[in-house]
């Protein structure tokens, strides 16, 4: 210089290929029950969260371009 994965919630990731309406899951956290307490368990809430920036589209986490980080291989 090139070429490949990755970047989604406080952590771990799924959904991207195949665009569609409130983006989920599990840990963790708030509250409640359950216990003498604590822990498990059980139920519930709340998480302003798709790396930035433009393009296509009625409509983008999803497609296409520039970048930013971060990993790996090639010279």
């Nucleotide at each position: 210089g090139c070429c490949c994965c990755c970047g989604u919630a406080g952590c771990u990731c799924a959904g991207c290929c195949u665009g569609g309406a409130c983006a989920g899951a599990g840990c963790a956290u708030g509250c409640g029950g359950c216990u003498u307490c604590u822990a498990u368990c059980c139920g519930u809430a709340a998480g302003u969260g798709c790396g930035c920036a433009g393009g296509u589209u009625c409509g983008a986490a999803u497609c296409c371009u520039g970048c930013c980080g971060g990993g790996g291989g090639c010279g």
RNAcentral holds the sequence, with entries from MGnify. This is a predicted structure of a 75-nucleotide RNA (transfer RNA) from a soil metagenome. Its mean pLDDT, the model's own confidence on a scale to 100, is 81. Rfam family: tRNA.